[in-house]
RNA sequence: AGAGUUUGAUCCUGGCUCAGAUUGAACGUUGGCGGCACGCUUAACACAUGCAAGUCGAACGGUAACAGAAGUGAGCUUGCUCUCUUGCUGACGAGUGGCGGACGGGUGAGUAACGCGUAGGAACUUGCCCUAGAGUGGGGGAUAACUCGAGGAAACCCGAGCUAAUACCGCAUACGAUCUACGGAUGAAAGCCGGGUUCUGCCUGGCGCUCUAGGAGAGGCCUGCGUCUGAUUAGCUUGUUGGUGGGGUAAUGGCCUACCAAGGCUACAAUCAGUAGCUGUUCUGAGAGGAAGAUCAGCCACAUUGGGACUGAGACACGGCCCAGACUCCUACGGGAGGCAGCAGUGGGGAAUAUUGGACAAUGGGGGAAACCCUGAUCCAGCGAUGCCGCGUGUAUGAAGAAGGUCUUAGGAUUGUAAAGUACUUUCAGUUGUGAGGAAGGCGAUUAGGUUAAGAGCUAAAUUGUUUGACGUUAACAACAGAAGAAGCACCGGCUAACUCUGUGCCAGCAGCCGCGGUAAUACAGAGGGUGCAAACGUUAAUCGGAUUUACUGGGCGUAAAGCGUACGUAGGUUGCUUAGCAAGUUGAAUGUGAAAGACCUGGGCUCAACCUAGGAAGGCCAUUCAAAACUGCUGAGCUAGAGUGUGGGAGAGGAAAGCAGAAUUUCCGGUGUAGCGGUGAAAUGCGUAGAUAUCGGAAAGAAUGACAGUGGCGAAGGCGGCUUUCUGGCCCAACACUGACACUGAGGUACGAAAGCGUGGGGAGCGAACAGGAUUAGAUACCCUGGUAGUCCACGCCGUAAACGAUGAGAACUGAAUGUUUGGCAGCUAGACUGCUGAGUGUUUAAGCUAACGCGUUAAGUUCUCCGCCUGGGGAUUACGGCCGCAAGGCUAAAACUCAAAGGAAUUGACGGGGGCCCGCACAAGCGGUGGAGCAUGUGGUUUAAUUCGAUGCAACGCGAAGAACCUUACCUACUCUUGACAUCCUUGGAAGAUUGCAGAAAUGCGAUUGUGCCUUCGGGAACCAAGUGACAGGUGCUGCAUGGCUGUCGUCAGCUCGUGUUGUGAAAUGUUGGGUUAAGUCCCGUAACGAGCGCAACCCUUGUCCUUAGUUGCCAGCAUUAAGUUGGGUACUUUAAGGAGACUGCCGGUGAUAAACCGGAGGAAGGUGGGGAUGACGUCAAGUCCUCAUGGCCCUUAUGAGUAGGGCUACACACGUGCUACAAUGGUAACUCCAAUAGGAAGCUAACCCGCGAGGGGGAGCAAAUCCCAAAAAGUUAUCUCAGUCCGGAUUGAAGUCUGAAACUCGACUCCAUGAAGUUGGAAUCGCUAGUAAUCGCGAAUCAGAAUGUCGCGGUGAAUACGUUCUCGGGCCUUGUACACACCGCCCGUCACACCAUGGGAGUUGGUUGCACCAGAAGUAGAUAGCUUAACCUUCGGGAGGGCGUUUACCACGGUGU
Repeated sequence: AGAGUUUGAUCCUGGCUCAGAUUGAACGUUGGCGGCACGCUUAACACAUGCAAGUCGAACGGUAACAGAAGUGAGCUUGCUCUCUUGCUGACGAGUGGCGGACGGGUGAGUAACGCGUAGGAACUUGCCCUAGAGUGGGGGAUAACUCGAGGAAACCCGAGCUAAUACCGCAUACGAUCUACGGAUGAAAGCCGGGUUCUGCCUGGCGCUCUAGGAGAGGCCUGCGUCUGAUUAGCUUGUUGGUGGGGUAAUGGCCUACCAAGGCUACAAUCAGUAGCUGUUCUGAGAGGAAGAUCAGCCACAUUGGGACUGAGACACGGCCCAGACUCCUACGGGAGGCAGCAGUGGGGAAUAUUGGACAAUGGGGGAAACCCUGAUCCAGCGAUGCCGCGUGUAUGAAGAAGGUCUUAGGAUUGUAAAGUACUUUCAGUUGUGAGGAAGGCGAUUAGGUUAAGAGCUAAAUUGUUUGACGUUAACAACAGAAGAAGCACCGGCUAACUCUGUGCCAGCAGCCGCGGUAAUACAGAGGGUGCAAACGUUAAUCGGAUUUACUGGGCGUAAAGCGUACGUAGGUUGCUUAGCAAGUUGAAUGUGAAAGACCUGGGCUCAACCUAGGAAGGCCAUUCAAAACUGCUGAGCUAGAGUGUGGGAGAGGAAAGCAGAAUUUCCGGUGUAGCGGUGAAAUGCGUAGAUAUCGGAAAGAAUGACAGUGGCGAAGGCGGCUUUCUGGCCCAACACUGACACUGAGGUACGAAAGCGUGGGGAGCGAACAGGAUUAGAUACCCUGGUAGUCCACGCCGUAAACGAUGAGAACUGAAUGUUUGGCAGCUAGACUGCUGAGUGUUUAAGCUAACGCGUUAAGUUCUCCGCCUGGGGAUUACGGCCGCAAGGCUAAAACUCAAAGGAAUUGACGGGGGCCCGCACAAGCGGUGGAGCAUGUGGUUUAAUUCGAUGCAACGCGAAGAACCUUACCUACUCUUGACAUCCUUGGAAGAUUGCAGAAAUGCGAUUGUGCCUUCGGGAACCAAGUGACAGGUGCUGCAUGGCUGUCGUCAGCUCGUGUUGUGAAAUGUUGGGUUAAGUCCCGUAACGAGCGCAACCCUUGUCCUUAGUUGCCAGCAUUAAGUUGGGUACUUUAAGGAGACUGCCGGUGAUAAACCGGAGGAAGGUGGGGAUGACGUCAAGUCCUCAUGGCCCUUAUGAGUAGGGCUACACACGUGCUACAAUGGUAACUCCAAUAGGAAGCUAACCCGCGAGGGGGAGCAAAUCCCAAAAAGUUAUCUCAGUCCGGAUUGAAGUCUGAAACUCGACUCCAUGAAGUUGGAAUCGCUAGUAAUCGCGAAUCAGAAUGUCGCGGUGAAUACGUUCUCGGGCCUUGUACACACCGCCCGUCACACCAUGGGAGUUGGUUGCACCAGAAGUAGAUAGCUUAACCUUCGGGAGGGCGUUUACCACGGUGU
């Protein structure tokens, strides 16, 4: 410090997620030791039991218990035991009294507050403590305990009687105390323990007591500032705000009360609601911030819930009291008791949090003169890996790289120096022993000093003796033994370090995000290996970070979320130049404070560290004082550049009202006139003989204003368009004068605000939601047509919204050019439809700059300033609820649950479009012939079957694999058989191999018989072959063409597809390859930020067309001879054959074109612009086809999914489709006759002549391994006949007879003859091929093959028609455009409905909590009142009084209750 995730890819915006640190944690797996910390975050839920606050006999009366002493009595052994008496002593139960129970300890419910933090303040109190001063005199009356009596279950309580005090009450005295009318008045006390002594007493020490003043520490009160969320909480308040009198308090104060005034708080957020103890600090972060407030420390609040006071220095009191409520317990039912949010502990709740431990040894606290007592504060121990820190689980050596495991290409690799083995060490744990420090004090003794009259006593320093440790089996150290007792957890697809095998097969499962899993999963599970941490490791939860993703530091708003529709304007914010002053902000300095701990720095102590400890520095919106005066602010004085006013001009659909005008539409009236009009893509509805439409004249009404008219004008926006008048707003220009900052923005607020809509009343020509009809359509609640109501118009009033858009808030300043236009002003002369300059508008193009890009660019989206509004992932949601507005419609404001990992912007490349432009193709058109109808052949689907083997399925499967299924083929079915196998290699044994033959069987096969000894040799043996056996293995046309290679189809013989370097762009990418021409062509030329290159195109190759050369046999024959015949002689000219050459290149001429490329025409030429044909198929697409040609990974079968044999099947048949053949006839059939081919093939072959057969064929055998022989007849042709018919067409089907091939023609071959003679009379919608030697038509040949073509591949013969043209159909190419598509239009995607489930809103209501208001009620308590009852101290005139208590009552008030 970043990373993953939106896309085919890119940049941006933007969310989600991850890596880090942390925790009072919990859970899972695992777990050796120690140190230091920490440990109910939930039920402020309920609590059994024990303990947590007592102490003082030196305050008091005393003596229940214990011990001692003295005395008495008894048992009895000098003495012991027991009983009784005496408070005499040590002590001490209960009680009186004092001090302390207000500290310490717990908890965080409440509290949004002067509660806390910080800095200040004045009107206060303060026990114990310190300092100082003064005093401590003299009296009195009670009362507990105790005794007696009574009540009660108990708790407890009543009456009578006795008694003490440092308990209580007077009197005296009293100051610098309090009050005061300034005269005065009022107000205290207590003793106890020592010592001495001259002992009714006096002196003295210590501790107490009282008053006063001061201090220290503590507390109460007041104030400034700070302190969570919500405005879908905007108004709150009546003791409220202030004053006066009074009361009250320690003290100020509406704290309380009476009266008076009507104030006080609030947009700088009152009130209300929700949540919450606050802080030092803690976690995180670079910081600013954000989150938290455990432990420790400060403050606050609370103590079962609510209320209340008492006592006291201090409480409205955790372990005190009273009352009320709930709960629990006891009860004799009458009544009582209790409060763990103290320490342990229990139940409960919960994911979850410890022992009913030890000790007061230390520190601290209470009491005491002290010893000492008390202390669950505290110190320790126990439990818990809860956290932090440290240590260990060995170290060195050790290659046969062991065994085992895993993987493997089978060689090896890895685990791995790891282990074993060898040598060494002993930390920690274990055993034994030694053994610090935490201890200071206390008590005793001795001796200075102080006090004192005093060597009583007290005090205190030193010396000395003695004594005090829970922890504790302490820490530490030493010895002993032995590698001995001590390693796991998570992860390994990317992010993110770490990879393989097996299993599984969208199952089981994983997952933080993206996402894995559908048979080859590095993502699931296991294993091996690896990586990371380590006594821990992971997961979950939570906080900060990353997140600049709330942006102060540090973001944005044209299109990504985001500028209010527009203006005016209040508060607020901001504000020109000069000068003087002030000093609030600001800056500097000083002082105070900012507790300790923590954090930081520097040291120190535990072996280190964690931890502990000392010192320092730092820390603020703080307070006070001093200083400065630049800036902001405030005050004063001035200025004119901002702003405004005046004078003179200017343009304009700016606004309001009134009036007027012409054209058009419609309606009405009248005339002319006749059959249609109207409307549409085409129609119909509609109108019209009752006279329409058309046309002429007249009249009426309403609405809108043609041309001019223009990225022209005006206005804040909405918006504004005939003409005239009236009223009226703003803007601009020029020159001067004036005012003197008067300005900008603008939360709330106010006004305006298109269309539609609403209300009332008018108006209504045209248009026209709704509605009706007609069409269209599968439907058509639409588009089109005919009608037509609201409305549109006017007046008045509402509504308040629009893609109200420049999707761009307002104002100001600055920063380059060019050009058009509107409207002012100035200048020039050449005087114009001129030129130049300068304002105010309105457009275009561009620079710098900005921007994610698109784009913006003086009219900024540039550079800056001021102010306002708004945004923070998508959906839910321009929504719900609440509030405000509205007559309503609805508007404004505005969430959450839930859900997704995206949603989005700009640009790029493709693909697509019933987008555009250009171009091509038998693509259409123009033609010729077919298919689709019939019969048959053949393939497919379907069906059937034991099997009908498998594959191919739009074009690009379907006479396809198959160039040929009777057996074989053959993969399928049935039956019978074999198991190292039908086939390959290796090993062992035996044998030549082989041949003939018998029996059984369908055969395979099985059981036999006979015969046979080969080849090479170095003489050992070897090679081939056969049989048997063993196991490695064979075998598979079994699966996966979506694991693959190879091959093939298709787009398409379409003209395209790319690269290097350069350049442009942030980038994907672009450029090149686009453009202008041209071509069959990305063919060529020109232009050009491109220049070149590659694969394609073309050419090179084959064939065909002309000629030449060479060569003439088996070919050929012009001339010569010859024959039946090129038969022979002869010839090699011609034809032909097959080798090599020539030829064609837009080369020549003319024209067009840009002087190009090229095109058009012509000449010559056998051939002319690629001469015709073929081979040749770019990058790629279709997961196209093929595992059944072959090869091959993986999986599967192994007495079978392998192999053999026989028979069957692939040939089935209601049906559907494709491809063909033959036809339907006269361009024909039949018969006869006759001319001319080419390509091919031939030895298990082609087969001649000749003979036989009607024929298929048979016999025959010449010739030929072929320019020689054979196949071999070419056919269309010519002539004759038939004469339009189911025929002399057509030949299916069937019967009978045959031929050939072949072991074998039943299932299931071809052919022949005779007979039979079906459908069919040119084929619906639709559809196919073909542009010249082509279509059409005619025959011939070959491969396969024993036989079996209408198929396939070839060959030649005869030989057309048409193409205007590119609108349309299909396919393709290039450019361009839109896109929300990229699996790419067979895309994407919207809504309803049905069912299930989740979340939320509404809902007749119901229930709980909280709260306001109005009432009822009124415990305890305090205060007031009191005529009832009662009363020790004081006063008294002795009657009583003062004062008090009980009771009653009033006020306040908790619980409770009612209504709303």
Predicted 3D model of a 1460-nucleotide RNA (small-subunit ribosomal RNA) from a metagenome. The RNAcentral record of the sequence draws on SILVA.